Annotation
Predicted 3D model of RNase P RNA and transfer RNA as a complex of 471 nucleotides. Rfam match: Bacterial RNase P class A. Rfam links the family to the GO terms tRNA processing, dimeric ribonuclease P complex and ribonuclease P activity. Its mean pLDDT, the model's own confidence on a scale to 100, is 77.
[in-house]
Formats: sequence, structure tokens, C1' cells
RNA sequence: UGAGUAAGCAAGGCAAUCGCGGGCGGCUACGCGCCGCCUGAGGAAAGUCCGAACUCCACAGAGCGGGAUGCUGGAUAACGUCCAGCGGGGGCGACCCCAGGGAAAGUGCCACAGAAACAUACCGCCCGGCAACGGGUAAGGGUGAAAUGGUGAGGUAAGAGCUUCACCGGCAGCCGGGUGACCGGCUGGACGGGUAAACCCCAUCUGGAGCAAGGCCAGACAGGAGGAGCGGCGCGCCGGUUCGCCGGCGGCGUCCACGAGUGGCUCGCUCGUGUGACCUCCGGGUAGGCCGCAUGAGGCGGUGGGCAACCACCGUCCCAGAUAGAUGAUUGCCAUUUGUCGGCGCUGCAAAGCCUGGCAGAUACAGAAUUCGGCUUAUUGCUUACUCAGACC
RNA sequence: GGUGCCCGUAGCUCAAUUGGCAGAGCGCCAGAUUGUGGCUCUGGAGGUCGUGGGUUCGAGCCCCAUCGGGCACCCCCA
Repeated sequence: UGAGUAAGCAAGGCAAUCGCGGGCGGCUACGCGCCGCCUGAGGAAAGUCCGAACUCCACAGAGCGGGAUGCUGGAUAACGUCCAGCGGGGGCGACCCCAGGGAAAGUGCCACAGAAACAUACCGCCCGGCAACGGGUAAGGGUGAAAUGGUGAGGUAAGAGCUUCACCGGCAGCCGGGUGACCGGCUGGACGGGUAAACCCCAUCUGGAGCAAGGCCAGACAGGAGGAGCGGCGCGCCGGUUCGCCGGCGGCGUCCACGAGUGGCUCGCUCGUGUGACCUCCGGGUAGGCCGCAUGAGGCGGUGGGCAACCACCGUCCCAGAUAGAUGAUUGCCAUUUGUCGGCGCUGCAAAGCCUGGCAGAUACAGAAUUCGGCUUAUUGCUUACUCAGACC
Repeated sequence: GGUGCCCGUAGCUCAAUUGGCAGAGCGCCAGAUUGUGGCUCUGGAGGUCGUGGGUUCGAGCCCCAUCGGGCACCCCCA
């Protein structure tokens, strides 16, 4: 100098004028009208992809089904997130990536080619035979993404893990280390594809809905059509009575039936109704106010623990709440940066370099809507550490 | 604002079975026919399967992320 890798930081500043949302105070001709002060977006506020808080329905139950996750240990309120490791893969390297359980529980699939894709022998080789053919074999050839562990030797009629050998890979058992994933060593037997981001099996987690949740207040309107179902028993009260009982009840209990909560189903639970309650469709009305809603798994600083994620303690601070949606505009100066011009400097010429120089331009992505923890995506500039290559000293 | 779901393939409208050579109609181009044009006939071109990554021998199809477009539901009365 070039090419890269990882981590971190900032998100232009100040002043003047005009303007907007919220809060507090004051003045009020009471009209949220005027004045004053304070305060007013982000690292992603975004996508809504995960996880929670909160609220309502049993303070959330049982079973089936469905869904999600999937090496180990830890962190956390929780997670599919994060940290540290293990194993595998990629890169010369710094470093990065991995849905990374199970294929001897079962099923499916593996196109074309090939004899054969999971139980098979096409060519070849060997033996017998004149030949046809029969037997042996899986070394070699050929097909394919994949062909029965690989290489070498022994062995044999030819061959083959062939109850032969060495090394390597894999499997099983034992021993040692580690919390564990796993690693190392020894021994053994010969070692019977791939695919689970195909069904499936195993383990763990999982009730549903979502701030238009939910609560309170005010206001408006108009109903219609269709569907479905028209219970028992006991007690009590009232009335009648021929004292046997009969009738009624917007009373209570229990069972039954139906419906809703409950948006996978069944049970259970709660509520409602024994009928104009419920369901479906058409139709009508309102687009109001307050709470939820800003003290929180909060921010900042320090100390301590931990490799780290993170945790504990102490101190300190209060930091947007709009509802068609405020947080902006103009001007000046400064800052950063780019281009150009000018000057300085060096030189044979040029280039690199320098100037609190002039002029012109640029300063990204983007915009809270119940609130947090993550992920992902968009995006400007800078810093630090490290790696590789080249050149020079 | 929240929730649930669907689509993206040739210039346009759409197919593609269980993952195994990406097709059809219209349009476009060339030729034939005709005096010329249309109709008709024959032939041809044209594809990052929205984008990026993964699983697999192999992906339009399976999985993840992302971009763009679209649909439905969520108030009160009854």
C1' cells in the first nucleotide's frame, strides 16, 4: 500500500426567528382563550419472526389430537435468544458456519442408467464339458449421486475379512480423564446402503384470545326472514276441597336437555334458559370521553463475583404519551467530508504531502401508538485489535 | 393498531401428479399463400421459476430468512 476478519462508538453542534404536542403555574372579557416555565423519537421506533408482562375467560383442570424445539453445560421472568465448550465442515490465515437426537421399531421413496438400489450377478475370471450348459467367485470392467469398509501382503483352481496379517476408518465391551457433550488407551468380533428440512419414534415445552384485550360513563337506532328446541322429581308457599287430592307460583334444590364462555374434539367448570334465550342471514346506529397508559424484568455511575452471557450490593436520576396522529422550518456560524481553484514545498519534470485558504456540494436509513427481552432487515461515518499478500528500510 | 391467511413461473393470462428433461393459449419474429394486408398453414425465438441461503445425488415443489402485492376478521343495537 492492497485485500480481508472481529469488536466497539457516534447518529452533527450552537444561536436567532416562526410554528406544533404534553405537563405545571398565573391571568381570565371564562372561549382550554392568552402569558410564562419545563419537556418532547430510534439503533433500528421497521418487519411482526420468536419469547414474555398485563387483561378477560376455572388463578388454567383431564384425555386425544395438533404445534414448536432437538450436541453439552450455563445465563434468563421466558425464548427458537445469549455465553462458554464438544463434534463436524469451510478458509493460506485472522476467523466463520452447522434444524447437530434416532435409519438392527415399522412404512414410503431412491428418476434415467445399470444385471441388481436391498437382496442381486451383465461382461469378465476359474473348474468340469467337444459344445450347449452346470458349478464357484465378487479381484477387475461397465452403470450411477450412491454397488456390501479402504490400502498393501499372504492365501487360492480363480477369488473373497477368508473364523490370515499389518495400518487406517467404523462398531461393541472394559479402563482412565471430564459435571457433561466427548476425548484417550486396551481388547474383541468381522464390519448387513442413503433419505427423518418423508411419514414416523423418542425427549422436552405447549389452554384460548388479544390494548379494537378489558373496565366505567355518555349517546344514537328499526326492525325483518329462516333454523332449532317446547322437561321430570322433591320441598316450600298460595288458592280450592267431596280431606283422596287438584290447580297455580318470575320461590328453593337436584337431575335432564339446549345454548354461550371455548375459535380442533370429548369430558369437566362457570353462566344463561326451560322460552321469542340461542344460531345464521339481511338490516340499523355510532365513529364520543375517561381509565388501562408511562416507577419499569428502568436508565446512568461505582464496587464485588463469574472466562463470559449475566448476577448481587450501594449511590443517583425520573426521561414523549399523540388519537389521523406533535417532535418541524428558515437564516447565520462552526464541525466532518468530497470536488475544484489558489498558494507553500520538493524536483530536471510530475506525483504524493501541507494550508485554522477561497468557491460549490454533501451529512444516511428512517418516525413512537399497551409495554419489555431478543432475532432479522434497511443504513452513514469513525476507532481499535488481528490476518494474508507485495514493496522498502 | 392487532390477528389469521393467500399469491409471485415467457411480454400478458395461467398449468406443472409423489422432488426426476419447465409447458399451454394469446402476443412477437421469419417463411409460405395473396397484386397488398388480414385470415390460414409451417417453423422459430423468448425463463435468474420474486430474492438469498440450506436439506438432498438432484428443488418451481421441502425448510429458513427476506422483498413485493392482495384478502378476511376484530365496536354497539338487534